[in-house]
RNA sequence: AGGCGCGUAGCUCAGUGGUAGAGCACUACCUUGACACGGUAGGGGUCGUUGGUUCAACCCCAAUCGCGCCUACAA
Repeated sequence: AGGCGCGUAGCUCAGUGGUAGAGCACUACCUUGACACGGUAGGGGUCGUUGGUUCAACCCCAAUCGCGCCUACAA
C1' cells in the first nucleotide's frame, strides 16, 4: 500500500428492506424465618460515525474511525 471479516442493551450474540430482539446481568414483586433456586412484571439502544439510494435502511451503496486476519513492498 492492497484485500477480507467484525462493530447492535452492562456482557455474549441474533436480526440480509416493512414496529430493534434473545440469553445472562440489573430493578420491583411473589415465594422463604432468611438466603439461594424458581415464577411474574419492568427499566435499559442516537444499531461505530457521516453522507447517499428508497415510500421505508441494523439490512443496499460510498466515505471514514476502531479492532483482528491475509498478501505485497521496504528495512
The RNA shown here (transfer RNA) has 75 nucleotides and comes from Myxococcales bacterium 68-20. Taxonomically the source falls in Myxococcales (Bacteria, Pseudomonadati, Myxococcota, Myxococcia). Model confidence (mean pLDDT): 82 of 100. The sequence is in RNAcentral, with records from ENA. Rfam family: tRNA.